Notes: Predicted 3D model of a 346-nucleotide part of an RNA (large-subunit ribosomal RNA, domain IV) from a metagenome. Its mean pLDDT, the model's own confidence on a scale to 100, is 89. The RNAcentral record of the full RNA draws on SILVA.
Context: one part of a larger RNA
RNA sequence: CCUCUGUUAAGGAAUUAGGCAAAUUAGCCCCGUAACUUCGGGAAAAGGGGCGCCUCAGUAGGGUGAAGGCAACAAGCGUGCCGGAGCCUGAGGAGGCCGCAGAGAAAUGGCUCUAGCGACUGUUUACCAAAAACACAGGUCUGUGCGAAGUCGCAAGACGAAGUAUACAGGCUGACGCCUGCCCAGUGCCGGAAGGUUAAGGGGAGAGGUGAGAGCUUUGAACCGAAGCCCCGGUGAACGGCGGCCGUAACUAUAACGGUCCUAAGGUAGCGAAAUUCCUUGUCGGGUAAGUUCCGACCCGCACGAAAGGCGUAACGACUGGAGCACUGUCUCAACAGAGGACCCG
Repeated sequence: CCUCUGUUAAGGAAUUAGGCAAAUUAGCCCCGUAACUUCGGGAAAAGGGGCGCCUCAGUAGGGUGAAGGCAACAAGCGUGCCGGAGCCUGAGGAGGCCGCAGAGAAAUGGCUCUAGCGACUGUUUACCAAAAACACAGGUCUGUGCGAAGUCGCAAGACGAAGUAUACAGGCUGACGCCUGCCCAGUGCCGGAAGGUUAAGGGGAGAGGUGAGAGCUUUGAACCGAAGCCCCGGUGAACGGCGGCCGUAACUAUAACGGUCCUAAGGUAGCGAAAUUCCUUGUCGGGUAAGUUCCGACCCGCACGAAAGGCGUAACGACUGGAGCACUGUCUCAACAGAGGACCCG
């Protein structure tokens, strides 16, 4: 000097990306417990007090219940009542004793406030990620009438299912509460006995070659021919989309109001510098002596927005921010001790 372990004056997060690590807390009994809430919770909330041993005394009480006694009869290995031995358990109280210390060791929650995300318990990158990712009950859409749709297989066949639309399959969303606006022009899907286009096929007007001819052969216009496409409708919890410019109020500013262009329609509710805000450390307020983080507002949303759901939400979380109390060698700033190494000698 390294690794591990222990202790530490005063201070107590000044350390650090961050209280990481460590410390604190810890058991049982009693008292006492807020906001909020889906009335279950939140709760071991928080915050307090007690705890050993001896004597009264294994006391009061509780449990079990023998011997014995009484009663009647259906006369029994019976029943009922009384009885209380023994055994088990056991507060609370009074008096006393000892130590620095009585949950005397070990094991054994630190707590609170406030946001974000995800409802929750679960699942996951075996070996750098456990999460706000996946799943989830619940919601909704679509397909499927049974030899079902769907899936595997060349097939036979099998699963679906020894099920039958309260079923099964697929997509999206993701408890619960309040809700889920406008656009069907494009794309998709669904529907549509007309019309247009359209293949093979049918059809053969006609034309060519050859031949003396019959014929053989090549070609072939009308016309009749499906699905599909065109066309006509519908459909958004289908793929998706949801504007610009100019002017206007008796201070100013702003614009409820007006004009105009474009569109299929121009973003409703709710939320908003947000896990989304570039400018940006926006501005104001709070918290600090001091706050690019945090919380509450504002709205100028570069580029939120309604099941790729929107906004809330009790409970839950080895999740992620912010603040505080307690506590500490994280630090000021290091010291000492122990164990094992390194190192020296043999």